[in-house]
RNA sequence: GUUGGUCGCGGUUGGCCGGCUAGAGGGGCCAAUCGAGGAAAGUCCGAGCUCCACAGGGUAGACCGCCAGGUAACGCCUGGGCGCCGCAAGGCGACGGAAAGGGCCACAGAGAACAGACCGCCCUGUAUCCAAGGGUAAGGGUGAAAAGGUGGGGUAAGAGCCCACCGCGCGCCUGGUAACAGGCGUGGCACGGCAACCCCCGGUCGGAGCAAGGCCAAGUAAGCAGCGAGACCCGGCCCGGGUCAUUUGAGCUGCGGGUAGGCCGCACGAGGUGGCUGGCGACAGCCAUCCCAGAGAGAUGACCAUCUGCUCGCACCAGCGAGUAAACAGAACUCGGCUUA
Numbered sequence: 001g002u003u004g005g006u007c008g009c010g011g012u013u014g015g016c017c018g019g020c021u022a023g024a025g026g027g028g029c030c031a032a033u034c035g036a037g038g039a040a041a042g043u044c045c046g047a048g049c050u051c052c053a054c055a056g057g058g059u060a061g062a063c064c065g066c067c068a069g070g071u072a073a074c075g076c077c078u079g080g081g082c083g084c085c086g087c088a089a090g091g092c093g094a095c096g097g098a099a100a101g102g103g104c105c106a107c108a109g110a111g112a113a114c115a116g117a118c119c120g121c122c123c124u125g126u127a128u129c130c131a132a133g134g135g136u137a138a139g140g141g142u143g144a145a146a147a148g149g150u151g152g153g154g155u156a157a158g159a160g161c162c163c164a165c166c167g168c169g170c171g172c173c174u175g176g177u178a179a180c181a182g183g184c185g186u187g188g189c190a191c192g193g194c195a196a197c198c199c200c201c202g203g204u205c206g207g208a209g210c211a212a213g214g215c216c217a218a219g220u221a222a223g224c225a226g227c228g229a230g231a232c233c234c235g236g237c238c239c240g241g242g243u244c245a246u247u248u249g250a251g252c253u254g255c256g257g258g259u260a261g262g263c264c265g266c267a268c269g270a271g272g273u274g275g276c277u278g279g280c281g282a283c284a285g286c287c288a289u290c291c292c293a294g295a296g297a298g299a300u301g302a303c304c305a306u307c308u309g310c311u312c313g314c315a316c317c318a319g320c321g322a323g324u325a326a327a328c329a330g331a332a333c334u335c336g337g338c339u340u341a
Base pairs, nucleotide, nucleotide: 001307003305004304005303006302007301009035010034011033012032013031014030015029016028017027020025037328041339042338044337045336046335047334048333049209050208051207052206056239057238058237059236061205062204063203064202065201066080067079068078069077070076081095082093083092084091085090096200097199101198102197103194104193105192118140119139120136121135122134123133124132148166149165150164151163152162153161167189168187169186170185171184172183173182174181175180213264214263215262216261223255224254225253226252227251230244231243232242233241234240271290272289273288274287275286276285277284278283308326309324310323311322312321313320314319
């Protein structure tokens, strides 16, 4: 830990008792019945519900970011696309924009974005070599990244300089709801990377939270002193508003003397289980059936038997004996997720 029993603890319902309290309510006994989780946890997202004025315009700010669907909603889920990894099954992805702009690209390296000659190659030079100058981005080296790739032509050597294929950009067509994919044509190649830097584009977002909040009872009193024309509220700011007050004093501060009890919210719900139907699926619809903790600093435990684990011993085996109490943890307004254990 399982099952059963006995006792206990908490809730609900019923019955009886009792007379604590101003009251609401509480107490005792008996019976029946129910009584933790897959995460009740973290409180990270999204909602319900409640109040603030049913919540206005702008801005700042925060968050989200392939497409389609699911859902009350989501940053969740399902299916698909693309990219990367993997032999595969499959897994992972902050997955809009880098030809609006700004910024950054460590170390190494000659050079890191209007490219760049360190070695090498070629030319000039020279008898030759070296030096020097020029050409060259094919080859080497550095680096996370070196300015399209491979092959051929070409050339002094080279080079999209030219050509083929691939890649990339643009246009059209076809398939697909779409993301996207395929095909055809065209451009000789510009346009390196980082947006998990600022930024741009598109979208979403009012605040506080069950100690919300509502009701009942008592009380916040009376009184004194001081300040006093503004005080408070509507998301951080602006606009735009609201309530109370400005003769009889709103409001604030201090003193004074007090209250802090009960009920509801709150357990029938985007509910559980089973079946059928639709859908690839997430899920939806219909039918049947079930009622399933509750609260208040907070019940859910103890013992016995039994079986199962685990540990030790004995035994050839079947098994026997002894010990142990047994993962993570534990409701607190309620759900849907995610994450962690």

Annotation: The RNA shown here (Bacterial RNase P class A) has 341 nucleotides and comes from a soil metagenome. The coordinates come from a structure-prediction model, not an experiment, and the mean pLDDT is 75. It matches the Rfam family "Bacterial RNase P class A". Rfam's curators write: Ribonuclease P (RNase P) is a ubiquitous endoribonuclease, found in archaea, bacteria and eukarya as well as chloroplasts and mitochondria. Its family is annotated with dimeric ribonuclease P complex, tRNA processing and ribonuclease P activity in the Gene Ontology.